Molecule: Bacterial RNase P class A
Organism: Fidelibacterota bacterium
């Protein structure tokens, strides 16, 4: 000097005038204080909170999936292990199990896991010179992304982990280091495709519905009919438990019993018709924010002090003027740094119960650390 990697900050500023919302004071017209984000977006996770008598059990269903640690919790953050990519700083991860089982690997190919014979190799027989039949084989060739470990040898009729040596992979044992995932070293074994974001197995976790939750006040009418009938109890099923209901009338027949008919209630479902849609609360003091100290590699934890930082409801925070500034372009001066003037002009985008994350969008300005290449000293 150039090219990169990781982390962080701001994201418009100052002044004047005026407009709007909330709170407080004052007493009727003024003053004071406050008033949109780093993502407010997506609604993808987790929770607080509210309601449901069971937030009881089982099944179904769903989620996560290496280790340690943080957190209210999470599918999240931090730090590691393994593996892949990158010269590197760094980045990615579809990270439990294929030796429980089932399935799949198009096409091609004989055959894609207890596989297989198209060409071939070997042996026997027939035949008579070129073929046929039987048996053995999977080392060589072909097809394919992949042919069921690799190289060399022994052996064989020809061959083959059939056997041997050395390797790669998988797995088991011992030992060393580590809390651990794992790693190093040594020894043994069977001879060995991949795939679980395919079904599945294993481990752990999960009540449901959601602020349009829910609570209170006010206003207002108009109910009728049909069906089920033991019902209800969170989104599905079952069990347990709990709550509510199981009435009455008539006939045989007359007290009881029994039988028959009618048929109510609790609760549920449906059709038709009518009324209301207003106000207040929920609604912001919270797992809150800022600063310091201690501990920790860090995420964070503990502790001391300080602060109150929007509450609207068809939806408040806007508009105008001036100045300066980031950036771009043009003109002039200048060797250059730079100076002067003019024009344009600042992205993505707005709470609606709140918080912790994730994901997505983003003009421009800046800060810190690290890597690689070149050059100079």
């Nucleotide at each position: 000097u150039g090219a990169g990697c990781c982390g962080g900050u701001c994201g418009g500023g100052u002044g004047g005038c005026u407009a709007c919302c909330c709170c407080g004071a004052u007493u009727u017209a003024u003053c004071g204080g406050g008033g949109a984000g780093g993502a407010a977006a997506g609604u993808c996770c987790g929770a607080g909170c509210a309601c449901c008598g069971c937030a009881g059990g089982a099944c179904a269903g769903g989620g996560u999936g290496c280790c340690c640690c943080c957190u209210a919790a999470c599918g999240g953050a931090g730090g590691g292990a393994g593996u892949c990519c990158g010269c590197g700083a760094g980045g990615g991860c579809c990270u439990g199990g294929a030796a429980a089982g089932u399935g799949c690997a198009a096409c091609a190919g004989a055959a894609a896991c207890c596989a297989g014979a198209c060409c071939g190799c070997c042996c026997c027989g027939a035949u008579u010179u070129a073929u046929c039949g039987g048996g053995g084989u999977a080392a060589g060739g072909g097809u394919g992304a992949a042919a069921c470990g690799g190289u060399g040898g022994u052996g064989u009729a020809a061959g083959a982990g059939a056997c041997c040596a050395c390797c790669a992979g998988c797995u088991c044992c011992g030992u060393u280091g580590g809390c651990g995932a794992c790693a190093g070293c040594g020894g043994g074994g069977g001879c060995u495709u991949g795939u679980a974001a395919a079904c599945c197995c294993c481990a752990c976790c999960c009540g449901g519905u959601g602020c349009a939750a829910g609570a209170u006040c006010a206003a207002g009418c108009a109910g009728u009919c049909u069906c089920c009938g033991g019902a209800u109890g969170u989104g599905g099923u079952c069990c347990g438990c709990a709550u509510c209901a199981a009435a009455g009338u008539c006939c045989a027949u007359u007290u009881a019993c029994u039988g028959g008919a009618u048929g109510a209630a609790a609760g549920g479902a449906g059709a038709c018709g009518g009324g209301u849609a207003g106000a207040u609360c929920g609604c912001g003091u919270g797992a809150a924010c800022c600063u310091g100290a201690u501990c920790g590699c860090a995420a964070g934890a503990u502790u001391a002090g300080g602060u109150c930082c929007a509450g609207g409801u068809g939806a408040a925070u806007g508009g105008c003027c001036a100045c300066a500034c980031a950036a771009u372009c043009c003109c002039g001066g200048g060797c250059a740094g730079c100076c002067g003037g003019g024009a344009u002009g600042g992205a993505c985008a707005a709470a609606a119960c709140u918080c912790g994350g994730c994901u997505u969008a983003u003009a421009g300005a800046c800060c810190g650390g690290c890597u690689c290449a070149g050059u100079a000293u």